Transfer RNA from a Minisyncoccota bacterium, 74 nucleotides, folded computationally.

RNA sequence: UCGGACGUAGCUCAAUUUGGAAGAGCGGCCGUCUCCAAAGCGGCUGGUUGGGGGUUCAAGUCCCUCCGUCCGGG
Numbered sequence: 001u002c003g004g005a006c007g008u009a010g011c012u013c014a015a016u017u018u019g020g021a022a023g024a025g026c027g028g029c030c031g032u033c034u035c036c037a038a039a040g041c042g043g044c045u046g047g048u049u050g051g052g053g054g055u056u057c058a059a060g061u062c063c064c065u066c067c068g069u070c071c072g073g074g
Stems, first nucleotide, its partner, number of pairs: 001073007010026004020057001027045006050066005
C1' cells in the first nucleotide's frame, strides 16, 4: 500500500438474510429464604448500535468517508 472480516448494555453475543417496537445470558441493586452467608426464587437496572455525512415515511441493517481490532496478499 491492496483485499477481506469485525465494532451493538460493564462483559460475551443475537437482531443484518427480507430496512419496520433494540434483545438474551452473565454482571449490578432490592426483596425472599437462612442464626449468618452462599445457592435457589421474585422484582428492578441496563444502550449517542465506533465517529461523521447521505438515501428513505422509517436505518443496527443500504451508500460514502474516517477511526480501531483481527486475518491474508504484495
The coordinates come from a structure-prediction model, not an experiment, and the mean pLDDT is 81.